[in-house]
RNA sequence: AAAGUAGACCAGGCAACCGCAGAAUCUGAGAAAGAUUCAAAAGAUUCUGAGGAAAGUCCGAACACCACAGGGCAAGGUGCUGGGUAACACCCAGUCAGGGGAGACCUGAAGGAAAGUGCCACAGAAAAAAUACCGCCUGAUCUGCAUAAGAUCAGGUAAGGGUGAAAAGGCGAGGUAAGAGCUCACCAGCAGAAGGGAGACCUUCUGGCUUGGCAAACCCCACCUGGUGCAAGGCCAAAUAGGAGGGGAUGAGGUGGCCCACUGACCCUCGGGUUGGCUGCUUGAGGCAAAGAGUAAUCUUUGCCGUAGAUAGAUGGUUGCCACUCUCUUUGAGGAGAGAACAGAAUUCGGCUUAAGGUCUACUUUCUCU
RNA sequence: CGGGGCGUAGCGCAGGGGUUAGCGCGUCCGUUUGGGGUGCGGAAGGUCGCUGGUUCGAGUCCAGUCGCCCCGACCA
Repeated sequence: AAAGUAGACCAGGCAACCGCAGAAUCUGAGAAAGAUUCAAAAGAUUCUGAGGAAAGUCCGAACACCACAGGGCAAGGUGCUGGGUAACACCCAGUCAGGGGAGACCUGAAGGAAAGUGCCACAGAAAAAAUACCGCCUGAUCUGCAUAAGAUCAGGUAAGGGUGAAAAGGCGAGGUAAGAGCUCACCAGCAGAAGGGAGACCUUCUGGCUUGGCAAACCCCACCUGGUGCAAGGCCAAAUAGGAGGGGAUGAGGUGGCCCACUGACCCUCGGGUUGGCUGCUUGAGGCAAAGAGUAAUCUUUGCCGUAGAUAGAUGGUUGCCACUCUCUUUGAGGAGAGAACAGAAUUCGGCUUAAGGUCUACUUUCUCU
Repeated sequence: CGGGGCGUAGCGCAGGGGUUAGCGCGUCCGUUUGGGGUGCGGAAGGUCGCUGGUUCGAGUCCAGUCGCCCCGACCA
């Protein structure tokens, strides 16, 4: 210097003028009361006014309403260990794996395939306690001069060939008619024991020789889960035709995922009316700083701060200076022009994911120079 | 703002792990006809919206993402 990996931070700044939304205070037609309160429209002053993702709505909660008497059957989610948290599919620390990377590092829906069922296309002899297509070996019979060779039959054999994504532990030596965990060493795996660790798990020893893959197939095991979402819910106001058709105590409709069950008078369609206001509504598992506990996530204590609530949706525009990037120009100082990502709150939080500009720090690899 | 569904050929749809993804209409070519239609024979046309993952193998299973569509106000 280039290419990367991990982490932290920023989201142009200041001033003037104009404008929008909200809050507080004041003025205020007027009203009540009786000399102080209340207050429409409008105005003035002061203060405040988007994000790291406000997004996707993928998880988890808060909050609100409904359900919450029992029985049966389902449905969904999570899935190594320990910790954190209100909770989580999130975070931290570790274990193991990776058919990820040269490395810094990254990724992992990571329980069970010896509970059972199912699937493994094509190819192949055979796809799960199996099998003999070629080959190798032995024997018998026949052809043959023959003990070459060949054919047929019976048997042994998984070392070799071939098929496949995957072939019945791997590899080497001994052994054998040829072979084979048949025997042995090493490796993988299984079982047991000992040791270490809080645990996942790791290390060592011994044993018998050995068990295919798929659970993001059904399933089994362990744990968890009631439903609906601020158009939840509460209150007020306005307007219209309490009209028509159909169904309903021989049970409409509702509740619960379904059934049994419980409840018990309205329900469905068409037609009609309104397109309003208040509340919920923003102070919340809040932010910042210091000290302490902890490897960390995080927690505890103390102090300080006040930090959007619009409703078709406010948070903007112009000008000047400074800062950043690019282009042109100039010997140079400098000058001129252009640009500045993703994106816009809608009940509120904690996460995840996706979109996207820049700065800094640490580390890795390669090249060049000293 | 909340909830639900769908993306497969030009159009409408099947296919729900297995060899080369089908069906109907349409398009094109040939034939039949004096010509056109009809009929007959044949052909072309697909990154299964996109990107990853699971698997030997994905249109299908899982996750993310993009696009389109539908429903939901209150009163009586």